[in-house]
A computed fold for a 500-nucleotide part of an RNA from an uncultured bacterium, annotated as small-subunit ribosomal RNA, 5' domain.
Context: one part of a larger RNA
RNA sequence: GGAUGAACGCUGGCGGCGUGCCUAAUACAUGCAAGUUGAGCGUGAUCCUAUUUUCGAAUAGGUGAAAGUGGCGUCCGGGUGAGUAACACGUAGCUGAUCUACCCUUGGCUGGGGGAUAACCCCGCGAAAGCGGGGCUAAUACCGCGUAAGCUCACAGGCUUUAGAACCCUGUGAGGAAAGCUCUGGCGGCGAAGGAGGAGGCUGCGUUCCAUCAGCUCGUUGGUGAGGUAACGGCUCACCAAGGCAACGACGGAUCGGGGACCUGAGAGGGUGACCCCCCACACUGGUACUGACACACGGACCAGACUCCUACGGGAGGCAGCAGUAAGGAAUAUUGCGCAAUGGGCGAAAGCCUGACGCAGCAACGCCGCGCGCGGGAAGAAGGUCUUCGGAUCGUAAACCGCUUUUGUGAGGGACGAGCAAGGACGGUACCUCACGAAUAAGUCUCGGCUAACUACGUGCCAGCAGCCGCGGUAAAACGUAGGAGGCGAGCGUUAUCC
Numbered sequence: 001g002g003a004u005g006a007a008c009g010c011u012g013g014c015g016g017c018g019u020g021c022c023u024a025a026u027a028c029a030u031g032c033a034a035g036u037u038g039a040g041c042g043u044g045a046u047c048c049u050a051u052u053u054u055c056g057a058a059u060a061g062g063u064g065a066a067a068g069u070g071g072c073g074u075c076c077g078g079g080u081g082a083g084u085a086a087c088a089c090g091u092a093g094c095u096g097a098u099c100u101a102c103c104c105u106u107g108g109c110u111g112g113g114g115g116a117u118a119a120c121c122c123c124g125c126g127a128a129a130g131c132g133g134g135g136c137u138a139a140u141a142c143c144g145c146g147u148a149a150g151c152u153c154a155c156a157g158g159c160u161u162u163a164g165a166a167c168c169c170u171g172u173g174a175g176g177a178a179a180g181c182u183c184u185g186g187c188g189g190c191g192a193a194g195g196a197g198g199a200g201g202c203u204g205c206g207u208u209c210c211a212u213c214a215g216c217u218c219g220u221u222g223g224u225g226a227g228g229u230a231a232c233g234g235c236u237c238a239c240c241a242a243g244g245c246a247a248c249g250a251c252g253g254a255u256c257g258g259g260g261a262c263c264u265g266a267g268a269g270g271g272u273g274a275c276c277c278c279c280c281a282c283a284c285u286g287g288u289a290c291u292g293a294c295a296c297a298c299g300g301a302c303c304a305g306a307c308u309c310c311u312a313c314g315g316g317a318g319g320c321a322g323c324a325g326u327a328a329g330g331a332a333u334a335u336u337g338c339g340c341a342a343u344g345g346g347c348g349a350a351a352g353c354c355u356g357a358c359g360c361a362g363c364a365a366c367g368c369c370g371c372g373c374g375c376g377g378g379a380a381g382a383a384g385g386u387c388u389u390c391g392g393a394u395c396g397u398a399a400a401c402c403g404c405u406u407u408u409g410u411g412a413g414g415g416a417c418g419a420g421c422a423a424g425g426a427c428g429g430u431a432c433c434u435c436a437c438g439a440a441u442a443a444g445u446c447u448c449g450g451c452u453a454a455c456u457a458c459g460u461g462c463c464a465g466c467a468g469c470c471g472c473g474g475u476a477a478a479a480c481g482u483a484g485g486a487g488g489c490g491a492g493c494g495u496u497a498u499c500c
Base pairs, nucleotide, nucleotide: 001500002499003498004497006496007495008494009493010492013371014370015369016368017367018366019364020363021329026327027326028325030324031323032322035072036071037070040069041068047062048061049060050059051058052057079282080281081280088207089206090205091204092203093202094201095200098199099198100197103195104194105193106192108190109189110188111145113143114142120135121134122133123132124131125130151175152174153173154172155171156170157169158168180187181186208254209253210252215245216244217243220242221241222240223239224238225237226236227235257279258278259277260276261272262271263270264269284305285304286303287302288301307318308317309316310315335361337360338359339358343357344355345354346353347352374404375403376402377401384395385394386393387392409437410436411435412434413433414432418427444489445488446487447486448485449470450469451468455484456483457482458481459480465472466471
């Protein structure tokens, strides 16, 4: 000098764009953050219309709340950085060892049956959370049957290649599927092959410090067989062998999410990993599986633990490292805001519903950038301050005064783009435009001994104090304090911390 997610002191006019718990992965009141589907299914509150009526209501038609059942989604999106020194990440490859819902393409199929169950009704237990028993009912829910190849498995044969098994071709045998709805336009369902995107696994290389960590290891290293997985594999198990790693740093300890990038620097390099993007890990702590195409699953389940809450003491409920917000910690970090109008996502045929993702607004000079706080004239130079050799010098064209302008401000009027064929805008009566008024509403902060731009007076008297380094202060201090003046930067200025 540059830089910062900064903080502190003094000061503070506006706008645009960004950024904003770095500490306690501490504890959390309250609200919201994942639902949707009646064009899968059974029921059907309410309301409307008509008819009847013993005025209680009943029947028929329509509407269709809420709950249930089924489907899809809830594995995305959002947060955090605890753990992790590791195939976690980066990069380059491999998968002849693999999976893939929704979407696209191709060519097939969609036949015929059955038994239940929630909702609902009745009964019961419980303070509650909730639970049990009996009865009825539907389906794109569940279960058989039939059929099915270029699917799967077994056997036999062939081709080609490999380290080897595979892939591929032929034959025989066995096995395995489906679901309907509809406004008649369509929307679906099943199995097969391919694609796209996604995911799992493996490998080479790279990836902090300590040797005052030198030896480490028994599922350990390898084999055979089996189990398990979508899949290879000690992944797991039985048996067998005795191996495997290490000074090119094993093992142990400490620290830590990784990268794109960011800061600095001429570069080499050094430092950092906030915001944005990619990957990983985690979701009160530890463990476990279930469901599912995919989870060992932030707002799912079970168990254990700590903590908090409710309780009728028998028993229950909860998890903000989602958005706001609270307490605590701290030098320190914002609103319990508006809207789904846009972009994107889930469901739905659609209308649409949901969306604290997102779009906006609010707060903060926290940062960067831009603008303003006026412009011109005006004296041998007012008053006043300061200094003075008492002559004067300086603040100083500075002010007053005269003229001008209106960015900004205030008031009034108009008023968007963002929205697509029409309508529909949270932001927003905002931005912007026009008119009027009036210099009006707007300057500080740090320094002045040298480094280093800027000097005098008074006070103080090794005191009070200053200080980045050198050093100032003990009676004329350009170094302390005040004043006048000057210098630097300017809505900021200075200090502290950290990096180059």

Its mean pLDDT, the model's own confidence on a scale to 100, is 86.